[in-house]
Context: one part of a larger RNA
RNA sequence: CUGGGCGUAAAGCGCGUGUAGGCGGGCUGUUAAGUCAGAUGUGAAAACCUAUGGCUCAACCAUAGGAUUGCAUCUGAUACUGACAGUCUUGAGGGCAGGAGAGGAGAGCGGAAUUCCUAGUGUAGCGGUGAAAUGCGUAGAUAUUAGGAGGAACACCAGUGGCGAAGGCGGCUCUCUGGACUGACCCUGACGCUGAGACGCGAAAGCGUGGGGAGCGAACAGGAUUAGAUACCCUGGUAGUCCACGCCGUAAACGAUGAGUGCUAGGUGUUGGGGGGUCAUACCUUCAGUGCCGCAGUUAACACAUUAAGCACUCCGCCUGGGGAGUACGGUCGCAAGACUGAAACUC
Repeated sequence: CUGGGCGUAAAGCGCGUGUAGGCGGGCUGUUAAGUCAGAUGUGAAAACCUAUGGCUCAACCAUAGGAUUGCAUCUGAUACUGACAGUCUUGAGGGCAGGAGAGGAGAGCGGAAUUCCUAGUGUAGCGGUGAAAUGCGUAGAUAUUAGGAGGAACACCAGUGGCGAAGGCGGCUCUCUGGACUGACCCUGACGCUGAGACGCGAAAGCGUGGGGAGCGAACAGGAUUAGAUACCCUGGUAGUCCACGCCGUAAACGAUGAGUGCUAGGUGUUGGGGGGUCAUACCUUCAGUGCCGCAGUUAACACAUUAAGCACUCCGCCUGGGGAGUACGGUCGCAAGACUGAAACUC
């Protein structure tokens, strides 16, 4: 290379926007580049294959034919692909009318709770555990009442509910703003799909500068436990957790399942719309999502099964025995931590 694969065996980039490229709807015409047919030239000889012949056979040698799968030129064919021209509306997009949503950003506001401060009542304990102790408390704690401060998170509603490309998003109000869905069928007329590079987004932890700091809490200290206890349990507690700006760019970033399109039994729940129906429900139907069960089919099995892991096509990414190793070296990026790219010797 051919070929086989990627839910769990090795293998889907964490996710998007999009460049080049690859691929691309219906009809008509032109062209003849790809494609197909024929002809001519060329494709050295030897070698190779077939046939015949020469050394007594064979190896070997000779002659003839084939093959040389290719290239060029000419003539022709026009179904498909391409190019060009025209046209269409079903793909795609736009306009109009609606309703749904923790989608994003900023600002303001609210109540419960914890902690702290002040004051009142009140007195000897509180706290904590398997049991204790460290700790707090007669300088008046814990408990309770009133007032105040500050930070962080938003009980119930809450739901295999909703929204978002993913990460993720949950008190209330306002402002700005993205996307999706439904209906009617008004407009554009293939404007599409994918996407190497590139660019952007990207939990937590971590880093830089400046704030903030209630609770929790790596490190650390003490008390226990224990043979020991650098742990699990307890009392404290710094970074951090929070905010602004900038970096980092990784996760079991998971549905361990790339994106798009079409096709292939059903049943049942639920979310947002539409149509029919009813006095109103019920019920019937349709579109888009989200679950469960299940046929055909698939699968090594488990299982998947119109939200496919079924049947097909297009494009991208990735895999090729285990260890060594996601290591070394080099390069790029980063303040650093490190990230990305990524071997070999050796060994089984």